[in-house]
RNA sequence: UUCUUAUCAAGAGAGGUUGAGGGAAGGGCCCGAUGACACCUCAGCAACCUUCAAUGGCUUUUUCAUUGAAAAGGUGCUAAGUCCUGCAAAUAUGAAUUUGCAAGAUAAGAA
Numbered sequence: 001u002u003c004u005u006a007u008c009a010a011g012a013g014a015g016g017u018u019g020a021g022g023g024a025a026g027g028g029c030c031c032g033a034u035g036a037c038a039c040c041u042c043a044g045c046a047a048c049c050u051u052c053a054a055u056g057g058c059u060u061u062u063u064c065a066u067u068g069a070a071a072a073g074g075u076g077c078u079a080a081g082u083c084c085u086g087c088a089a090a091u092a093u094g095a096a097u098u099u100g101c102a103a104g105a106u107a108a109g110a111a
Base pairs, nucleotide, nucleotide: 001111002110003109004108005107006106007105008104013042014041015040016039017038021031022030023029026085027084028083043078044077045076048074049073050070051069052068053067054066055065056064057063082103086101087100088099089098090097091096
């Protein structure tokens, strides 16, 4: 980098360094010298990998599924729904809503 699978309306910030852009891209709308973004330290959130228990299925010392609990380690995350959006379909006078696909992010596995 590509592919597969799963999830994405919940949750969780202080200090220090630096100094102008940042929120993926175009458009919009926001954040930002009352210091954003980034980096470092500490803290936290969550539960993908992980551990344990219960129940059920099966070819029964195993493995799979569901539910619940835990948080040591590997990641991730801690403005705004993935900040909103694009395409198709349905409903609707409209605003818009719902579903599917695409794009993106994260995890696990593979090449």
Model confidence (mean pLDDT): 80 of 100. SAM riboswitch aptamer (S box leader) from Bacillus renqingensis, 111 nucleotides, folded computationally. The sequence was found by an Rfam model in a public genome assembly. NCBI's taxonomy places the organism under Bacteria, Bacillati, Bacillota, Bacillaceae, Bacillus.